[in-house]
RNA sequence: GCCGAAGUGGUGAAAUUGGCAGACGCGGUGGACUCAAAAUCCACUGGGGGCAACUCCGUCCCGGUUCAAGUCCGGGCUUCGGCA
Repeated sequence: GCCGAAGUGGUGAAAUUGGCAGACGCGGUGGACUCAAAAUCCACUGGGGGCAACUCCGUCCCGGUUCAAGUCCGGGCUUCGGCA
């Protein structure tokens, strides 16, 4: 230099036919149980604003297509693999 793959909450990862983003785990918080703890079980758990109802933003970055994009298209960044 060329080719390919990947990038999603604190973390591992789903969502591939374009149609509610974060299922399911780990971790965290609260509760149950216990003399107390461990284990187990239940609930909640992306970020900002707001007393609250609610609202805005969010899938590596910038554009595009579309009624609608994590998903498709173009460019870029990072990591990994292959070729030279």